[in-house]
Context: one part of a larger RNA
Formats: sequence, structure tokens, C1' cells
RNA sequence: GACGAACGCUUGCGGCGUGCCUAAGAAAUGCAAGUCGAGCGAGGUCGAGGCUUCGGCCUUUAGACCUAGCGGCGAACGGUCGCGUAACACGUAAGCAACCUGCCCCAGAGUGGGGGAUAGCCCGCCGAAAGGCGGAUUAAUACCGCAUGUGGACAACUCGACGCAUGUUGGGUUGUCUAAAGCAGCAAUGCGCUCUGGGAUGGGCUUGCGGCCUAUCAGCUAGUUGGUGAGGGUAACGGCCCACCAAGGCGACGACGGGUAGCUGGUCUGAGAGGAUGGUCAGCCGGACUGGGACUGAGACACGGCCCAGACUCCUACGGGGGGCAGCAAUUAGGAAUCUUGCGCAAUGGGCGAAAGCCUGACGCAGCGACGCCGCGUGACCGAUGAAGUCCUUCGGGAUGUAAAGGUCUUUUCUGAGGGAAGAAGGAUGUGACGGUACCUCAGGAAUAAGCCCCGGCUAACUACGUGCCAGCAGCCGCGGUAAUACGUAGGGGGCGAGCGUUGUC
Repeated sequence: GACGAACGCUUGCGGCGUGCCUAAGAAAUGCAAGUCGAGCGAGGUCGAGGCUUCGGCCUUUAGACCUAGCGGCGAACGGUCGCGUAACACGUAAGCAACCUGCCCCAGAGUGGGGGAUAGCCCGCCGAAAGGCGGAUUAAUACCGCAUGUGGACAACUCGACGCAUGUUGGGUUGUCUAAAGCAGCAAUGCGCUCUGGGAUGGGCUUGCGGCCUAUCAGCUAGUUGGUGAGGGUAACGGCCCACCAAGGCGACGACGGGUAGCUGGUCUGAGAGGAUGGUCAGCCGGACUGGGACUGAGACACGGCCCAGACUCCUACGGGGGGCAGCAAUUAGGAAUCUUGCGCAAUGGGCGAAAGCCUGACGCAGCGACGCCGCGUGACCGAUGAAGUCCUUCGGGAUGUAAAGGUCUUUUCUGAGGGAAGAAGGAUGUGACGGUACCUCAGGAAUAAGCCCCGGCUAACUACGUGCCAGCAGCCGCGGUAAUACGUAGGGGGCGAGCGUUGUC
């Protein structure tokens, strides 16, 4: 000098930041991921008409609204934490002739004709519940054949071009395989769907170099190292996996083992070199009660999905079921220590939707904490050879001290009243959580507002009394045993100031 700090004393206001560093302990309660009726059938409410025993019932579709289910997209983002990881995890520079990429953009071509189911609804049954079984019936942008094939994939033949080793790439012929879905609208048309090529974006993989401690760890290694297999597997290369063959591979330029640790942009310090560090913000990586596994999907081996095992916990009719805050608040435990069970989708951004819109504890705001930085105030001027009080005194006086009182003035702040935003961008209208906030005007009244540490030397600042190696102080040197500038109190003084000291760490 610095801090995500803590502790003691003290505390007026504002702005901007910031706030579980410990138990990745546990886990009440609420919320944090939905949306689309312009994909689909069905049901309900309103509406219209009729009947009525006044309870209600029936019919209808011009219409409006709602939605349990099927279906689509999203849920792999956003948010959180730093357990693990010494590794191509990260940073940086390259490579992929070994790869994938939903939605989006550009271009080309197409969208024909059929089929069988199933949830829901209805009926019946089982169960305490969670939930489940059977029967009948129904739709689709759900599912399955057929057709077409601009194309694409594979194989064979053939003609070129090129390179970076394996090779890459273009054209032609033949053969085999391979697509689709509709909806809205009076219509025009729009939104979709299928195949292909390209782009963009996002990812996957490989490599050079770089960044901890330990040799009181010196040898380590059997899928180990390499090869063959037109092997398996993957989007893709690869011992990634498998069978066989060979005996290799790494290591004092530190292998292997042990300890510690997320990495970076940065942050703190320093003239720099360097040292220390990685909280908030941003990028990447990793985790989601512990361990294992796959499914779906363009994308996961998936925080608020599934299955299995385990520990813990809850419900139970004892047969059986449910749960996972390292999301936002809140609780408990631990700890020196770290906040509200707040408001709003108005803005920005995200998901879905043709749109209206819905959802969004992301986010925008507010609350709490002097935790930090910055700013402001607690008044200004005049006012005595100098009140009172207090302290000291050589008793003459000196100090506090223009300080107070008193006079004149101001109103930043404060209180009250009045006015009152920008942030809102959409074609217009409308739309503000913050918030009657910021800000402006007027009125009132010096009014509402100062402490903390120190005064032996280092180190700015001295006297008196008390105490008497006691009580105590102390960062180091050291003070205290009867005149202590070093302990305690008082007066005075010094420093900083809404803070001041102490402790911890670099």
C1' cells in the first nucleotide's frame, strides 16, 4: 500500500459497487420452463332456440373463450457452485485429405396415391395412495407400405484435374437403394414439409510451446509399445474395443509415485524485473445426494428427465410408494463472519406462437450491512488585555480562548407544502416495477448531525495527581521497587475524521 475481511468504540446524508472465504453439511415453505387451438380429435363455459315438475334437460353452430390428452418446438440455453482435475483441463499458435451442426441465410428440385393403429372420451375392474389392467371406439403436421427421383448413397467401368504421405476432386454410363404434411385465408397468398448443394454459427478431434511443490518417490509399464485383420465401434482418426503376431514404450531435459490446486483475461504490490493471488465481472473446463448406466434428441450420458445400487429422509391401510436448493428468497448447523420467505416483466435478453400474447427468482429495481470507494454536511463573519467553570502555578499569574455568551448573515443538509421527469422502442393509440423517486420552487429554523487513537525513543504531541516491580503497559528497545512526560485519571496537546484503532493475510 492492499482486502469478499473480522473485532472494539463511535455514527448525519447521498451515489456507485459489494456481501457464507467455514459444512460440495442437512433440508420446512413458495416460486425458478414452458408454449402452440393457425397440427389433431374430444370435452366444457358463454351465446341462440325449445321443453320444464323450476332441480334442470334437449337441440344447434354464425360465433367467443378455456384445456386434460395425442402431436410440434423448447426443456443441452439461461442460473448456480469449484467437488474432482497436474490433464491437450486451460492459454497461445497451428492442423483435420479424419468430422457433425436443429433453428437462420442463399440456390435448385419436389410435395402423388393409400393403409393400420393409439391416447383422450365411454364401460368394467384392482389399489390406502402412487398408480395400473381389460373391453369398445376415434383423429392428426403421430406411425407404416406404394409411386416419382431434380438429386443423394453404394458398387462396377471410363475420361480428366490436382495434391500434403494415406490420397483429394470433377464429368459420363450401368445397376441397387432412398423423400414428403399439411394448416390459415373467399382468394391472391402466407406459414410449413421433403431431398440436395453452399454459407453462417456452434461444437468434436489432433499437435508445438507455456504455467505448482516433493528424489526422505528412481526406476515405471501387459492393451503396456508397434503391427496385421477391407474386424467391431464412432459424426470422425485412434488399443477406443476385440483376435492374432512381434517385444516394445517412458525415464535425472525427472518417468512412476506422493502432496496441493479449477485455468485464463485479470487483481494486489513493485521504478522495473519480479513476487503473491484468481472473490465480484468476462471466456473456457468440471459437478449436480454418492456410484454406475443408457434412452430420447441436431445436440446430453442430461441440476429442477429415466433406470439400477447405496446412504439419508418423508408418507403408509405395512402390501407398497415419494424426495434430492452447489437456482431465488428463507431455515438449520458450522463459524470470528456474510443480506429480504420483497416488487415487476416497464426496459434488455431468452423459449413458444402467424399474431395478440403467455412464461421467464435471467434481468431490471427496491430492502438490509460504514463491507469498500467517492462526494457532502455538522455553519459563516464579527466578538474581551480575555466572563464563569476547569487545570497548572514561583500565588504575581498562566492556559483552555474568539473558544463561549452576544450581534449580523446563510440554509448545503433537515422538516413541511406545491410542481414533477428521462428511461417508451414499436405506424398511431396505449404501455414505468423503480416512484410521486431524482430534480425544481416556496416556507421555517443554526436549526437534525463528532468521534476514535495517540503524546519515553523510533514518531507529530507534557504537565498534575493517584499507584509504588503492585495494579498495569508493550510493535521493538523497554517502563513500574515513593517526585513515573512509558501504568490509571484529569487538564492541555498531536494525528485522522463518519470514521478511528486492533487483529489476520499478501